TPP riboswitch aptamer (THI element) from Fluviicola sp., 95 nucleotides, folded computationally. NCBI's taxonomy places the organism under Bacteria, Pseudomonadati, Flavobacteriia, Flavobacteriales, Fluviicola. It matches the Rfam family "TPP riboswitch aptamer (THI element)". Gene Ontology term of the family: thiamine pyrophosphate binding. Its mean pLDDT, the model's own confidence on a scale to 100, is 75.
RNA sequence: ACCCUGCUUUAGGGGUGUCGGCUAUGACUGACUGAGAAAUACCCUUUGAACCUGAUUCAGUUGGUACUGACGGAGGGAAAAGUGAAAUGGAUACU
Numbered sequence: 001a002c003c004c005u006g007c008u009u010u011a012g013g014g015g016u017g018u019c020g021g022c023u024a025u026g027a028c029u030g031a032c033u034g035a036g037a038a039a040u041a042c043c044c045u046u047u048g049a050a051c052c053u054g055a056u057u058c059a060g061u062u063g064g065u066a067c068u069g070a071c072g073g074a075g076g077g078a079a080a081a082g083u084g085a086a087a088u089g090g091a092u093a094c095u
Stems, first nucleotide, its partner, number of pairs: 001092001003090002006083005011045004016039001017032005051076003057070004
């Protein structure tokens, strides 16, 4: 110096596990973690760890489980517009 961080509208993407009980089954019910464990909810949308593959992975922990970490400077993965004072925080370039 410049852009983002906010808000609104529309569009799109994603996950829903573990254990116990009822039980033919179940998205029914209770407990655990979490933003969210079928909620007209929650999260994420390329500045992309929302989420998927690797993975019936590895180490730790737990009643059990992606519960925690590694894997991950690996690969994939869905968007546009409008508006905006200040503050906070962040990226890039230059001095």